[in-house]
Context: one part of a larger RNA
C1' cells in the first nucleotide's frame, strides 16, 4: 500500500408525512373604470426589518347583524392597554382612501415639478389648504355654454380587418402546414347567425345554432403529400317580428297664382285656399297557394267625450276608458347567495405502554359507521356528518300589488275591379382576385375591386355552364331569445394523479434571489417532540466546541435536529505485500 471485518465521521439516498400542486365533473357567478380601475410608489405599530392589513381618519373609524370569553395580525418579548355596559372575531351597508398609473390643468427621466380661477387660514409683500381646468364623439342652445357618452384594464371563449414561416411532399415551386401563430379593431355573459330570392326532386320539407349519423362516402388534387362536403335520417332547443315604397293627414320650404278649393248631401259663409316639388312627423303596410294601396259592395263585432267655418247626419280624427305585453320604481311574501345555530350514542372495566383510539370483556346510537383531529388504529372524546333552523342590511331571481311610462289593438273575414306599390349604380355581363370540401375546371352559387348596365308583377331569383319544361323561392333595408363555447372568481366533490431531483417555475416570504443595456431568462430552500418540556446547575475553553447533570418513551430525537443508503474519511483488529 492493498483485501477484510468492527466502531465512528462525511453526506443527504430511501422509507413515512404533507400545509402545495395536477386533473376532472357539478353549481353559482361572469366584469371592474373619469364616483379615477387594474397595477404599483411611499407611509401608516409605543420598540418595527420583512410579510399581512390599513391610508395623513392609515394591523385601523361608524353603522347594522352574529356570535362569546377571551383580545391587542405572521411573532415570541418588553412595556401599557381592552373586554359579559359583549370587546377580539365573522358578515351586510358606510366614511375616509396621500402619489403615480387611462391620468384628464400644463410639464415629465411614473410615483416628481409646475400653473390660472374661485374660496379659504397664517400672515407679508410669501407660504398652505379646498375646489375646479385634458382631449374626443352625441344631444341641446343664435352663442357663452350645459348635459350625457367614450378613454383604461381584464383568463380563455367570439366576430371582424390584415396575415406568415418552419413544416409535409421522404428535394422543390402549384400544394401542404393555415387562413393555423401572430398583430389589429370591436363586443357580451356569452358572440356569431336567424325567419327562405332556402333545401328538394315530380314525394316533399319549413328561420338559425350545436351534438349523433351520412362519411372518409361525393368529390378535390403536381389526381401527388394531402384536403374533404352537401343531401338524407336520429336527437338538444324552440319564437317570431318590424320597416321602405303606394295611399290619407299634417307642418315646413320653393314654384304657381285670386281660378281649379275648403271630407260627402243640403243651405249659408270663407278664400296666402287649392295645386306641384323636396324634406320632417302622424297614420298605412310588410307578403309568393302573391301580398298591400286605392275605388265600390256583402256579413259579424263595436264604451264615453271632444275635435273641424256653422247647422243635422254619416265618414274621419284625437283623448280617455278598457284589453294585452314590456320596462321602470316601491311594497309585500316566497326562494336564493353574502355571518351562523340545534344536531343521537361508552368523561364503561381490564391488559401492553410515556401515551389507548390497540386487544380482551360489557353496552349504547343510527336519516349520523363521508372525512379530519385527539400522545398509537375511536360511529358513542373534539370539529364535524345524516336531518332540520337562521338574517337588521344587502344581491340575485320568482309571484301578487301600487304607481309611472312605452308600444300594440280599438275592428275583423271575404267578394268585385283598378294596375297605384313591394329595396338600383342594384342583379347580371365581361376584366382581375378572394370564399365555397371545389387548386380555372364543363364551374353553378357567395364577396370585392375596375368596367358596363337590366327587368321592375304580362316581373325576378334558383334547381352546378347553358337551353326547355317543371319545381321552388321573392335579393338588393333591420331585430331577434334557448339549445352552444370559455371558465378569470367563489362553492363543492371525485382521482388504478404527484408526493418535496415528483407535482406548479414557485408546498419555504417566488416571478423572489440571481444573471441581461434590454425584451427575457429564472433557481435553491419542507419534516425537532406528543408537549419546548428547547437542557436550571458544575467543569473544561478565546470561542466553537464538549464532560457532568437535567427534560423526554426516546437526546446517535439537542435546534447543522424523523429514517441516516453509497461514494469518500478516520480508527481498531486480522491476513498479504
Nucleotide at each position: 500500500g492493498g483485501c477484510a471485518u468492527g466502531c465512528a465521521g462525511u453526506g443527504g439516498a430511501u422509507g413515512c408525512c404533507u400545509u402545495g400542486g395536477c386533473a376532472c365533473a357539478g353549481g353559482c357567478u361572469g366584469g371592474c373604470g373619469a364616483u379615477g380601475a387594474a397595477g404599483g410608489g411611499c407611509g401608516u405599530g409605543g420598540c418595527a426589518a420583512g410579510c399581512u392589513g390599513c391610508g395623513a381618519a392609515a394591523a385601523g373609524c361608524c353603522u347594522c347583524g352574529g356570535g362569546u370569553a377571551g383580545c391587542c395580525g405572521c411573532a415570541a418579548g418588553c412595556a401599557g392597554g381592552c373586554g359579559u355596559u359583549g370587546a377580539u372575531c365573522c358578515g351586510g351597508g358606510g366614511a375616509u382612501a396621500c402619489c403615480c398609473g387611462a391620468a384628464u390643468g400644463g410639464g415629465g427621466a411614473a410615483a416628481c415639478c409646475u400653473g390660472g380661477c374661485g374660496g379659504g387660514g397664517c400672515u407679508a409683500g410669501g407660504c398652505c389648504c379646498c375646489g375646479u381646468c385634458a382631449c374626443c364623439c352625441g344631444g341641446c342652445g343664435c352663442g357663452a355654454g350645459c348635459c350625457g357618452g367614450g378613454g383604461g384594464c381584464g383568463a380563455a371563449c367570439c366576430c371582424g380587418g390584415g396575415g406568415a414561416a418552419c413544416u409535409g411532399a421522404a428535394a422543390c415551386a402549384u400544394c401542404u402546414c393555415a387562413g393555423u401563430a401572430c398583430c389589429c379593431g370591436g363586443a357580451g355573459g356569452a358572440g356569431a347567425a336567424g325567419a327562405a330570392a332556402g333545401c328538394a326532386a315530380c314525394c316533399g320539407c319549413g328561420a338559425u345554432u350545436c351534438c349523433c349519423u351520412c362519411a372518409g362516402u361525393a368529390g378535390c388534387g403536381g389526381c401527388g403529400a394531402g384536403c374533404g362536403a352537401a343531401c338524407g335520417g336520429g336527437g338538444a332547443u324552440g319564437a317570431g317580428c318590424c320597416c321602405a315604397a303606394a295611399c290619407c293627414g299634417u307642418g315646413a320650404a320653393g314654384g304657381u297664382g285670386u281660378a281649379a278649393g275648403g271630407u260627402c248631401g243640403g243651405a249659408g259663409c270663407c278664400g296666402u285656399u287649392g295645386c306641384c316639388u323636396u324634406c320632417g312627423c302622424g297614420g298605412g303596410g310588410u307578403u309568393g297557394u302573391a301580398g298591400g294601396g286605392c275605388g265600390g259592395u256583402g256579413c259579424c263585432a263595436u264604451a264615453g267625450g271632444g275635435g273641424g267655418c256653422u247647422c243635422c247626419g254619416a265618414a274621419c280624427c284625437c283623448c280617455u276608458g278598457c284589453g294585452c305585453c314590456g320596462c321602470g320604481u316601491g311594497u309585500u311574501c316566497g326562494a336564493u347567495c353574502u355571518a351562523g345555530c340545534c344536531g343521537a350514542a361508552u368523561c364503561g372495566a381490564g391488559u401492553u405502554g410515556g401515551g389507548a383510539a390497540a386487544c380482551u370483556c360489557a353496552g349504547c346510537c343510527a336519516c349520523a359507521g363521508g372525512g379530519g383531529g385527539u400522545g398509537a388504529g375511536a360511529g358513542c372524546c373534539c370539529c364535524g356528518u345524516a336531518g332540520g333552523c337562521g338574517a337588521a342590511a344587502g344581491u340575485u331571481c320568482g309571484a301578487g300589488c301600487a304607481c309611472g311610462u312605452g308600444a300594440c289593438g280599438u275592428g275583423g273575414c271575404g267578394c268585385c275591379g283598378u294596375a297605384c306599390c313591394u329595396g338600383a349604380g342594384u342583379a347580371g355581363g365581361c376584366c382581375g382576385g378572394g370564399g365555397c370540401a371545389c387548386g380555372a375546371g364543363a364551374a353553378a352559387u357567395c364577396c370585392c375591386g375596375g368596367u358596363c348596365g337590366a327587368a321592375g308583377c304580362u316581373g325576378g331569383g334558383a334547381g352546378g355552364a347553358c337551353c326547355u319544361u317543371c319545381u321552388u323561392c321573392c335579393a338588393a333595408g333591420g331585430c331577434u331569445a334557448a339549445a352552444u363555447a370559455c371558465g378569470g372568481g367563489c362553492c363543492u366533490g371525485u382521482g388504478a394523479c404527484c408526493g418535496a431531483u415528483a407535482g406548479u417555475g414557485a408546498a419555504c416570504c417566488a416571478g423572489u434571489a440571481c444573471c441581461g443595456u434590454g425584451a427575457g431568462g429564472g433557481a435553491a430552500a419542507g419534516g425537532u417532540g406528543a408537549a419546548a418540556a428547547g437542557u436550571a446547575c458544575c467543569g473544561c475553553u478565546g470561542a466553537c466546541g464538549c464532560g457532568g447533570g437535567g427534560u423526554g418513551a426516546a437526546a446517535u430525537a439537542g435546534a447543522a435536529c424523523c429514517u441516516g443508503a453509497a461514494a469518500c474519511u478516520g480508527u481498531a483488529u486480522g491476513c498479504c505485500u
The part of an RNA shown here (large-subunit ribosomal RNA, domain I) has 577 nucleotides and comes from a Candidatus Palauibacterales bacterium. The RNAcentral record of the full RNA draws on ENA.